A computed fold for a 325-nucleotide RNA from Maribacter algarum (ex Lu et al. 2025) (nom. illeg.), annotated as Bacterial RNase P class A.
[in-house]
RNA sequence: GCAGCAGGUCACCUUAUCGCGGUUUGUUUCGAUUUUCGAGACAAGACGAGGAAAGUCCGGACACCAUAGUGCAGUAUAGCGGGUAACGCCCGUCCGUCGAAAGAUGCGGACAAGUGCAACAGAAAGCAAGUACAGUUCGGCUGUAGUGAAACCAGGUAAACUCUAUACGGUGAAACGUCAUGUAUAUCGGUGUUUGAGAGCAGCACGCUCAAAUCGAAGGGUAGGCGGUUAGAACUUUUGGGUAACUGAAAGUCUAGAUAAAUGAUAAGGUAGUUCUGAAUUUAAUUCAGAAUGAACAGAAUCCGGCUUAUGACCUGCUUUUAUU
Numbered sequence: 001g002c003a004g005c006a007g008g009u010c011a012c013c014u015u016a017u018c019g020c021g022g023u024u025u026g027u028u029u030c031g032a033u034u035u036u037c038g039a040g041a042c043a044a045g046a047c048g049a050g051g052a053a054a055g056u057c058c059g060g061a062c063a064c065c066a067u068a069g070u071g072c073a074g075u076a077u078a079g080c081g082g083g084u085a086a087c088g089c090c091c092g093u094c095c096g097u098c099g100a101a102a103g104a105u106g107c108g109g110a111c112a113a114g115u116g117c118a119a120c121a122g123a124a125a126g127c128a129a130g131u132a133c134a135g136u137u138c139g140g141c142u143g144u145a146g147u148g149a150a151a152c153c154a155g156g157u158a159a160a161c162u163c164u165a166u167a168c169g170g171u172g173a174a175a176c177g178u179c180a181u182g183u184a185u186a187u188c189g190g191u192g193u194u195u196g197a198g199a200g201c202a203g204c205a206c207g208c209u210c211a212a213a214u215c216g217a218a219g220g221g222u223a224g225g226c227g228g229u230u231a232g233a234a235c236u237u238u239u240g241g242g243u244a245a246c247u248g249a250a251a252g253u254c255u256a257g258a259u260a261a262a263u264g265a266u267a268a269g270g271u272a273g274u275u276c277u278g279a280a281u282u283u284a285a286u287u288c289a290g291a292a293u294g295a296a297c298a299g300a301a302u303c304c305g306g307c308u309u310a311u312g313a314c315c316u317g318c319u320u321u322u323a324u325u
Base pairs, nucleotide, nucleotide: 001321003319004318005317006316007315008314009313010312012270013269014268015267016266017265018264020048021047023045024044025043026042027041028040029039030038031037050297054308055307057306058305059304060303061302062172063171064170065169069206070205071204072203074168075167076166077165078164079093080092081091082090083089094108095106096105097104098103109163110162114161115160116157117156131145132144133143134142135141176227177226178225179224187217188216189215190214191213198210199209200208201207234253235252236251237250238249239248240247241246273293274292275291276290277289278288279287280286
């Protein structure tokens, strides 16, 4: 220097002008009015999309069903130990597979509980036997040979069905809660009122709860406001424990909350990177100078922990090999 493996950091920068969102402070107008409160205008301050916000694949927080179950069926996981709120996730370690290696990866419990599957070849592929030859206690009883991946009651296969162990209720912020407005206190039919119609509990059954009304047809009215909504299983620094994942203590910080959906536009300058030219030095590479170009994937919508996928640049360590000293 080429090639590869593992981990980490950033996510273009600066200035000026104008603009947007909620919030804090101040001034002011209107309404109500004891303080106060509500709506609007102006000014100033700090803050305002991500490492994946994506996929909706797992696990939860929260809310409701609901006062809470049992059994069956079903789904998922599967060496051993640890971490975590929890997980199908993460860490360590053993074994198997791939790789020259650094490393990556798992289809990692059970085949004497049972049922299946294995083309062709071969006499024969399962509680079956029996081709050829040899031995024989004359019983395919024993051995050898042929075919085949597998042939003495066989071995292989469970990401074959299955068995074992463990775990598991559902729905989803359009969940839910609350206030206001408006209408029809109307019509028809079935069933029922404690001897319980009907409704609810992911599927089925049992069981439990509520219940005097309920189911259906036709018709009428409304579809607005507020909360949920961001102070957290939160983040940063130091330090103790631990191989690590992670965890204890101390100090400090507050960093969107929109609701048809804000976080932008313009101008100037610059940078990582890429390409070309020249020089040091003869090639590669490196360094310097000049010119051109010039930032990828991509937008929060209840929130959090993971996994998977897309993607620009840089840094650190490791493996192999080549050249020079």
The prediction has a mean pLDDT of 78. Its Rfam family is "Bacterial RNase P class A". It is annotated as a ribozyme.